[in-house]
The prediction has a mean pLDDT of 82. This is a predicted structure of a 479-nucleotide part of an RNA (small-subunit ribosomal RNA, 3' major domain) from a metagenome. The full RNA is in RNAcentral, with records from SILVA.

Context: one part of a larger RNA
RNA sequence: UGACGGGGACCCGCACAAGCGGUGGAGUAUGUUGUUUAAUUCGAUGCAACGCGAAGAACCUUACCUACACUUGACAUACCAGUUGGGAGAGACAGAGAUGUUUCUUUUCAUUUAGUUGGGCUGGAUACAGGUGCUGCAUGGCUGUCGUCAGCUCGUGUCGUGAGAUGUUGGGUUAAGUCCCGCAACGAGCGCAACCCCUAUCGUCUGUUGCCAUCAGGUAAUGCUGGGCACUCUGGCGAGACUGCCGGUGACAAGCCGGACGAAGGCGGGGAUGACGUCAAGUCAUCAUGGCCCUUACGUGUAGGGCUACAAACGUACUACAAUGGCAGUGACAAUGGGCAGCUAGCUCGCAAGAGUAUGCAAAUCCCAAAAAGCUGUCUCAGUUCGGAUUGGACUCUGCAACUCGAGUCCAUGAAGCUGGAAUCGCUAGUAAUCGUGGAUCAGCAUGCCACGGUGAAUACGUUCCCGGGUCUUGUACA
Numbered sequence: 001u002g003a004c005g006g007g008g009a010c011c012c013g014c015a016c017a018a019g020c021g022g023u024g025g026a027g028u029a030u031g032u033u034g035u036u037u038a039a040u041u042c043g044a045u046g047c048a049a050c051g052c053g054a055a056g057a058a059c060c061u062u063a064c065c066u067a068c069a070c071u072u073g074a075c076a077u078a079c080c081a082g083u084u085g086g087g088a089g090a091g092a093c094a095g096a097g098a099u100g101u102u103u104c105u106u107u108u109c110a111u112u113u114a115g116u117u118g119g120g121c122u123g124g125a126u127a128c129a130g131g132u133g134c135u136g137c138a139u140g141g142c143u144g145u146c147g148u149c150a151g152c153u154c155g156u157g158u159c160g161u162g163a164g165a166u167g168u169u170g171g172g173u174u175a176a177g178u179c180c181c182g183c184a185a186c187g188a189g190c191g192c193a194a195c196c197c198c199u200a201u202c203g204u205c206u207g208u209u210g211c212c213a214u215c216a217g218g219u220a221a222u223g224c225u226g227g228g229c230a231c232u233c234u235g236g237c238g239a240g241a242c243u244g245c246c247g248g249u250g251a252c253a254a255g256c257c258g259g260a261c262g263a264a265g266g267c268g269g270g271g272a273u274g275a276c277g278u279c280a281a282g283u284c285a286u287c288a289u290g291g292c293c294c295u296u297a298c299g300u301g302u303a304g305g306g307c308u309a310c311a312a313a314c315g316u317a318c319u320a321c322a323a324u325g326g327c328a329g330u331g332a333c334a335a336u337g338g339g340c341a342g343c344u345a346g347c348u349c350g351c352a353a354g355a356g357u358a359u360g361c362a363a364a365u366c367c368c369a370a371a372a373a374g375c376u377g378u379c380u381c382a383g384u385u386c387g388g389a390u391u392g393g394a395c396u397c398u399g400c401a402a403c404u405c406g407a408g409u410c411c412a413u414g415a416a417g418c419u420g421g422a423a424u425c426g427c428u429a430g431u432a433a434u435c436g437u438g439g440a441u442c443a444g445c446a447u448g449c450c451a452c453g454g455u456g457a458a459u460a461c462g463u464u465c466c467c468g469g470g471u472c473u474u475g476u477a478c479a
Stems, first nucleotide, its partner, number of pairs: 001479002003476003007473007015463002019427005026319008034310002042053002064305007073128001077127002079124006087106008109118002130294002133292003139288002141283003144279001146277001151190006157166003170181003196271004201239005207233001210229003215226003242265001245259005321420001325379006337368003342361002346357004386417001391412007433455007
């Protein structure tokens, strides 16, 4: 000087407390461990691994296993030779296919007067290719974490023999090393804040594909038509909030408390933004890369299988255990998005998944699209008209192909489960809870992920305690 203390003082955070809803019990989904296996590819492992890499494993992916094949190789550069009837396409046979054998068809690339040269293809030889093989404790890059915590430092000066100190401590204050005052310090940098984006109000411009107050026309009905740009809205530019005003308080300060004006008030709400560093944290399997290793194999191709196994354990979710509910009917109100190898109206068929036909839309125009919680009736507390696992049967769709191993529909079946021990998690407002909707990936496959809106609470006395963090101080046999 740090680090640590079941030392002290002060302060903060859904840290506790006050509340609301969960997890832990059930079934299922999914990830992991373990076990099994020819293989169950690899990585991630306290917080900070475990619906994680994976925004989607039937084949492919795919790295694993088995079998069958290839060896200058699936891919690149260089050399030699041949061929430019080479290349491309199609067929037959063998085979699981890769591949092998063979037949046919079609067409001629550029350049030079020409030889030729380049390009393509085949063969050969060797340099080499290739490796999701090892090392993240050799590395770059990227990332997590403490933590959006308020800290981390430097120059000059001064003090100290020196390591170092001072500044950065002190008195107030703040979300903040934020600001004020004081002070052997005076300044400065990286952080904080602000500048950026979305959102909340208004003005102005814009007026179609949007809108419809007034006027006219028309319909069974509809901005449907003429017309209009008021209103909503679209998206450009501006205004607006600054403790600016008033009162109190404070040290005549910084600020704090109350009030007014205002759509908004003291950082208005949300996002992006992550200092010096810590964990030899994570990643050699995104990529790049040193070293080591393999080179008829640890490389490459193909088929089938596996990654989907299943006694058990754990994490994360979904669905429930019902009446604040189930079922039936009714049919009201959103926002974000996506669409041409696409989204598909309408009509017909089917109980339905869906099928057939057909129309509009590269979309403020058309479509996905029905929003759901809402309202009315019924059930009357039961393992039930709760719950839907499991199983049998019949089908639909995608796709070469749903056996291993997809999703969906209908009929039947109708398991556990009556609110969950110890323990433990999230959340302070348009939040929690609850309700549906869209998207990426994607042929198909979503209870996951990312986004969108609807309805919409309770509680916070307070900082004694638990956890984490910050500042000062103290002790130390620690570095």